[in-house]
């Protein structure tokens, strides 16, 4: 000085005026409540996607099987995960580093187009060798897979011996596979030595097999209060009476009306949110017609939380402390508008300065991840090339 690899952070700032929401405080109004003033706080690093995992709530007091789904090297972290960290192996890169649907093809099934003789217990197109015949061009029979060709891939590679010509036919070395020994590592694996037959393709991100894991639904979960309708029951009490009862009021409880079908322990229906078994609840359930109400409160934000400091760990992360550290809860859904100065980037200009522009995007039960979007800017570590010392 240039090119790269990995990681982290910011993403507008300051001031003024007016305005909005929760909460707290002080007043005013007779006040359910309304209103005035003051104060603290008030959208993210992804709030997006709804792809995973949970907390929480209900089914529910619980079980077994089948189906279905998920994951797939090892060891750790975490509440958990399909996440994260470190490592192993394979592949890519000069390298820093990056990538991996990483168990099984000797359980079975399927597929490998075209080309090629042949694509899986394969096989002879061109060739090579031997024997016989022959019109001297060749033909028939046998042997062969070393050479050439086709292809993404053709039943190990190189060399030597051997052979009629060849072939792991034999041998040496190597790769692979199988069986063992020793060493290192928690482990996946790595290194090394020995023996052996000579080598039986690829594909599971195809079906499948194996190992491990998995109840379901979801804050519109789930609770509480109020309201509503024609009636009914119990008690109290006033009036009337033919002594059978009737009318009006108050309190409490229950609860919309009419019809049809089924059912009431010989169980309709419901639940275990795919099915079966099994278990449990159960006096109502289903359909048709008609009438009434649908408002408010909780859940709702102090959390496996963030930040700071110290200690442990290669790391993910864990422990301890923080007594003035931070920490929105809306519900027809708040956090905004205007002005001024500054800042970043781009262009023009010698300069002063001028012009333009400033990303993705918006809490709705909450949290941990992953994926996606993002104008511009800042920082750190490492690699390679060139030059100078």
């Nucleotide at each position: 000085c240039g090119a790269g690899a990995c990681g982290a952070c910011c993403g507008g700032g300051c001031g003024g005026c007016c305005g909005c929401g929760u909460c707290g405080g002080a007043g005013g109004c007779a006040g359910a409540g309304c209103u005035u003033c003051c104060g603290c706080c008030g959208a993210g690093g992804a709030a997006c996607g709804u792809c995973c995992g949970g907390a929480c709530u209900c089914c529910a007091a619980a079980g077994g099987g089948c189906a279905g789904g998920g994951u797939g090297g090892u060891u750790g972290c975490u509440a958990a995960c399909g996440g994260c960290a470190a490592c192993c192996c394979a592949g890519g890169g000069u390298g820093a580093c990056c990538u991996g649907c990483g168990g099984g093809a000797u359980a079975g099934u399927g597929c490998c187009a075209c080309a090629g003789a042949a694509a899986a217990c394969a096989g002879a197109c061109c060739g090579c060798c031997c024997a016989g015949c022959c019109u001297c061009g060749g033909c028939u029979g046998g042997g062969u897979a070393a050479g050439g060709g086709u292809g993404a891939a053709a039943c190990g590679g190189u060399g030597a011996g051997g052979u009629a010509a060849g072939a792991g036919c034999u041998c040496a070395c190597c790769a692979g596979c199988g069986c063992g020994g020793c060493g290192g590592g928690u482990g996946a694996c790595c290194g090394u030595c020995g023996c052996g037959g000579c080598u039986a393709g690829g594909u599971a991100a195809a079906c499948c097999c194996c190992a491990c894991c998995c109840g379901g639904a979801g804050c519109a979960a789930g609770g509480c209060c109020a309201a509503g309708a024609a009636g009914g029951g119990u008690u109290c009490c006033g009036c009337c009476c033919a002594c059978g009862g009737g009318c009006a009021g108050a309190a409490c409880c229950u609860g919309c009306g009419c019809g049809a079908g089924c059912g009431u322990u010989c169980g309709a229906g419901g639940g275990c949110u795919g099915c079966c078994c099994g278990c449990c609840c159960g006096a109502g359930c289903u359909c048709g017609c008609g009438g009434g109400u649908a408002g408010g409160c909780c859940g709702c934000u102090u959390a496996a939380g963030c930040c700071u400091g110290c200690a442990g760990g290669c790391g993910a992360c864990u422990g301890c402390a923080g007594a003035u550290g931070c920490g929105a809860g809306a519900u027809g859904g708040a956090u905004g508008g205007c002005c001024g100065c500054c800042g970043g980037c781009g262009c023009c200009g010698c300069a002063a300065g001028g012009c333009g522009u400033c990303a993705c995007a918006g809490a709705a039960u909450c949290c941990g991840g992953c994926g996606u979007a993002c104008a511009g800017g800042u920082c750190g570590u490492c690699u390679c090339a060139c030059c100078c010392g």

Predicted 3D model of a 389-nucleotide RNA (Bacterial RNase P class A) from Catelliglobosispora koreensis DSM 44566.
Its mean pLDDT, the model's own confidence on a scale to 100, is 78.
Rfam family: Bacterial RNase P class A. Rfam classes the family as a ribozyme.
Lineage of the source: Bacteria > Bacillati > Actinomycetota > Micromonosporales > Catelliglobosispora koreensis.